[in-house]
RNA sequence: UUGAAGGUGGCGGAAGAGACCCCUCGGGGCGCCGAAGGAGCAAACCUGACAUUCGUGUCCGAAGUCAGAUUAAACUUUCAGGCAAAAGGACCGUCAUUGGACG
Numbered sequence: 001u002u003g004a005a006g007g008u009g010g011c012g013g014a015a016g017a018g019a020c021c022c023c024u025c026g027g028g029g030c031g032c033c034g035a036a037g038g039a040g041c042a043a044a045c046c047u048g049a050c051a052u053u054c055g056u057g058u059c060c061g062a063a064g065u066c067a068g069a070u071u072a073a074a075c076u077u078u079c080a081g082g083c084a085a086a087a088g089g090a091c092c093g094u095c096a097u098u099g100g101a102c103g
Base pairs, nucleotide, nucleotide: 006098007097008096009095010094011093012092013091018030020029021028022027023026031083032082033081037079038077039076040075046068047067048066049065050064052063053062054061055060
């Protein structure tokens, strides 16, 4: 279910940062941005160990400590990308389509 999540596409909105410098015109240099994409991390939960504490206990349970595993973002990073306009652009809205409860 008169169709949620998610996917795809159209339309609309959508920030930031040098129209920088040098040159042999194809390159080089310095300064910046974060919202394509990539990468990194928290607590909780779970697993294991333990000399500690507690208990209607003693190959048990709980707490605690340590280690491991797992998981994020609009956070961080600045690899990529970007720094007039254009293009792109996370995300939001709407329409169509797919999907079928995975919410």
Predicted 3D model of a 103-nucleotide RNA (Glycine riboswitch aptamer) from Firmicutes bacterium UBA2296. Model confidence (mean pLDDT): 82 of 100.